This is a predicted structure of a 147-nucleotide RNA (FMN riboswitch aptamer (RFN element)) from Olsenella sp. The coordinates come from a structure-prediction model, not an experiment, and the mean pLDDT is 76.
RNA sequence: UUCCAGUUUCAGGGCGGGGUGAGAUUCCCCACUGGCGGUAGGUGCGCGCAAAAAGUCCCGCACGAGUCCGCGAGCCGCACAAGAACUGCGGUUGACCUGGUGGGAUUCCAGGACCAACGGUUAUAGUCCGGAUGAGAGAAACGGAAG
Numbered sequence: 001u002u003c004c005a006g007u008u009u010c011a012g013g014g015c016g017g018g019g020u021g022a023g024a025u026u027c028c029c030c031a032c033u034g035g036c037g038g039u040a041g042g043u044g045c046g047c048g049c050a051a052a053a054a055g056u057c058c059c060g061c062a063c064g065a066g067u068c069c070g071c072g073a074g075c076c077g078c079a080c081a082a083g084a085a086c087u088g089c090g091g092u093u094g095a096c097c098u099g100g101u102g103g104g105a106u107u108c109c110a111g112g113a114c115c116a117a118c119g120g121u122u123a124u125a126g127u128c129c130g131g132a133u134g135a136g137a138g139a140a141a142c143g144g145a146a147g
Stems, first nucleotide, its partner, number of pairs: 001146004006142005016030004031127002033116002035071004042063005066114002074092006096112005118130003
């Protein structure tokens, strides 16, 4: 450095104020939150660029997108089954524009928008309760193997 039927650990945030009402963290106004991998011109650090300094960099490392690319959970169907669970297969699964800079940005800067499974509930839920002390994209450490 690469790999693995290995082990262990980790792996989701958010209703505060006001209004209406018999009743709402569910409606209305304001507020608040953003899983995993990738990309990335931002930020920090660093190597090198003939010594040093300055400057610079698209090179390296770390961090860096809710709305881009891909994935996960969830939901639906089928197979298996007496029926389920598990498992396998298939399907489904939200949302971004405008301006600026520039060779290059839905990623930077500015502004304005938009989105958020299923079941439950005295009243419609991204934020409450529940499946869930679950599952999991994956991350880290250790171990092993090869070079």

Its Rfam family is "FMN riboswitch aptamer (RFN element)". Rfam 15.1 lists 6,230 matches to the family in 5,120 species. Rfam describes the family as follows. The RFN element is a highly conserved domain that is found frequently in the 5'-untranslated regions of prokaryotic mRNAs that encode for flavin mononucleotide (FMN) biosynthesis and transport proteins. The RNAcentral record of the sequence draws on Ribocentre. The model forms 97% of the base pairs in the Rfam consensus.